[in-house]
A computed fold for a 339-nucleotide part of an RNA from a Nitrospirota bacterium, annotated as large-subunit ribosomal RNA, domain IV. Its mean pLDDT, the model's own confidence on a scale to 100, is 86.

Context: one part of a larger RNA
């Protein structure tokens, strides 16, 4: 000096991002307990005071009611809620990054949407065959949302999916007009002899074989018509007006598929911003309650409440304390010096 531990005057969060840590609460018994509440709950709320000896009453007893007194010794490896008010997020009690995150993530029953008639739909598997399911649309897959309350506007122009089938487009095939190639044969030229024969070159060419190969036919798909947003998704601009000002209930006009409706709102979202006002402080970049100019909320990528719940976040109060003024002091073990 480090570790682990006891105590402190006087304050008592002055510490410090932050009560981190540490004091402090503490059993069982009486009394008594507030908003709000989904009436269950919140509740051990919150505050009190009681426990041990003796005496007096009172009781059959356990015990109770008064009044007085000790407040000390132990026993064991080892005991025992800090409350409280307000706000955010998540409804709830699970899950989870085995080894920095436990959370406001994930999961949840609850909602909706969609696919599936049973050999289901899907899923694993070359198959077969097996989950699903010894189920059966009150079943089962998937996506999304996430208790409960009150609600969840407009917008099908684009992409996705659903229907649709007249017409456009269209693959392989079917279908061969026509094309080439090849030559039985004809021709023409040239040679040559046993004068019509044979050899070579050219040209013209059926049938057949071979290779091309137009019209024509030929699904679904796209195109095309319609439907659908608890599908992916989207929800303006500019000018101008009211008898102070100042707004603008009204109008005008430009684009749009269609121009954000309820609730909210400087917010786990607000750049400017420490926004302006209010409350709390002797003093508040946070905090709470408002305003609304919403850089860039917004309605199941759900919105806006919510009782209860959290080792959750923020913000403030009461006890409390060596967190701090600012420090001392003791213990016990290390380090250190000797050896």
């Nucleotide at each position: 000096c480090c570790c682990u531990c006891g105590c402190u005057a006087a304050g008592g969060a002055a510490c410090u991002c932050g009560g981190c840590a540490a004091a402090a609460u503490g059993a069982c018994c009486c009394c008594g307990u507030a908003a709000c509440u989904u009436a269950g709950g919140g509740a051990g709320a919150a505050g009190g005071g009681g426990u041990c000896c003796c005496c007096a009453c009172c009781g059959c007893a356990a015990g109770g009611u008064g009044g007085g007194g000790c407040g000390c010794a132990g026993u064991g490896a080892a005991u025992a809620g800090g409350c409280c008010c307000a706000a955010g997020c998540g409804a709830c009690u699970g899950u989870u990054u085995a080894c920095c995150a436990a959370a406001a993530a994930c999961a949840c029953a609850g909602g909706u949407g969609u696919c599936u008639g049973c050999g289901a739909a899907c899923u694993c598997g070359a198959a077969a065959g097996a989950g699903g399911a010894a189920g059966u649309a009150u079943a089962g897959g998937c996506a999304c949302u996430g208790a409960c309350g009150c609600c969840u506007g407009c917008c099908c122009g684009g992409u996705g999916c659903c229907g649709g089938a007249a017409g456009g487009u269209u693959a392989a095939g079917g279908g061969g007009a026509g094309g080439u190639g090849u030559u039985a044969u004809c021709u023409u030229c040239c040679g040559a002899c046993u004068u019509g024969u044979c050899g070579g070159g050219g040209g013209a060419g059926a049938a057949g074989c071979a290779c091309u190969g137009a019209a024509c036919u030929g699904a679904a798909g796209c195109c095309c018509c319609g439907g659908u947003a608890a599908a992916c998704g989207g929800c303006g601009g500019c000018c101008g007006u009211a008898a102070c000002u100042a707004u603008a209930a009204c109008g005008g006009u430009c684009c749009u598929a269609a121009g954000g409706u309820a609730g909210c709102g400087a917010a786990a979202u607000u750049c400017c911003u420490u926004g302006u006002c209010g409350g709390g402080u002797a003093a508040g970049u946070u905090c709470c309650g408002a305003c609304c100019u919403g850089c860039a909320c917004g309605a199941a990528u759900g919105g806006c409440g919510u009782a209860a719940c959290g080792a959750u976040u923020u913000g403030g109060g009461c006890a409390c304390u060596g967190u701090c003024u600012c420090g001392g002091c003791g213990a016990g073990g290390g380090g250190c010096u000797c050896g």